[in-house]
A computed fold for a 95-nucleotide RNA from a Planctomycetia bacterium, annotated as c-di-GMP-I-GGC riboswitch aptamer. The sequence was found by an Rfam model in a public genome assembly. It matches the Rfam family "c-di-GMP-I-GGC riboswitch aptamer". Gene Ontology term of the family: cyclic-di-GMP binding.
């Protein structure tokens, strides 16, 4: 450094529980490590997910209506420990 050690010295915490907030996705905290060389920060693009609204399609019903559910469409939000982006940083074997 755009490189990443059986190194040192440290650092985060997955899932899971419990409190809590939230319509949810999911946040904060506290126990927990499954694991991370940015698993510090950001949220610009995409993925994924949630919550309104809507074209279709099926299904049902008390049937020009309603409910339910899928696929798309927009929009508003979650995440980012799911890619790419941008930024700031510990060490300094080996390259």
């Nucleotide at each position: 450094u755009u490189c990443g050690a059986u190194a040192a010295g440290g650092g985060c915490a997955a899932a899971c529980c419990c409190g809590u907030c939230g319509u949810g996705a999911g946040g904060c905290g506290g126990g927990g490590a499954c694991g991370c060389a940015a698993a510090g920060c950001c949220a610009a693009g995409g993925a994924u997910c949630u919550g309104c609204g809507u074209u279709g399609g099926u299904g049902c019903g008390a049937c020009u209506c309603g409910c339910a559910u899928c696929c798309g469409c927009u929009u508003a939000g979650a995440c980012a420990g799911c890619c790419u982006g941008g930024u700031c940083g510990c060490c300094g074997a080996a390259a």